[in-house]
């Protein structure tokens, strides 16, 4: 100096819930809050689950499936990032 593990500094984001706004919905944004997180920072044509107003196919239909939508705090992956001690 590098790698791995444990502890952990400076800090960083922030669940649930409440209020407001947007949306068909899932959900997102803002304010408060602080469950937890060394990646719970960022990225959705890898997968899983979620939603269904309009749309496509089937259907007697309230439905099924596709596509679209959101979710990175569901998992995989990519990428950036953590003084010091053992």
């Nucleotide at each position: 100096g590098u790698u791995a593990a444990a502890u952990a500094u400076u800090g960083g984001g922030a669940a649930c819930c409440a209020c407001a706004u947007a949306g068909a919905a899932a959900u997102a944004u803002g304010u408060g809050u602080a469950c937890g997180c060394a990646a719970a920072g960022u990225c959705u044509u890898a997968g899983a689950g979620c939603c269904u107003a309009a749309u496509u196919a089937c259907g007697c239909a309230u439905g099924u499936a596709g596509a679209a939508g959101a979710u990175g705090g569901c998992u995989g992956g990519a990428u950036u990032g953590u003084a010091a001690u053992u």

Predicted 3D model of an 86-nucleotide RNA (c-di-GMP-I riboswitch aptamer) from a Mycoplasmatota bacterium. Model confidence (mean pLDDT): 80 of 100. The sequence was found by an Rfam model in a public genome assembly. The organism belongs to Mycoplasmatota, within Bacteria. Rfam family: c-di-GMP-I riboswitch aptamer. Rfam describes the family as follows. GEMM was predicted in a large-scale screen for bacterial structured RNA regulatory elements.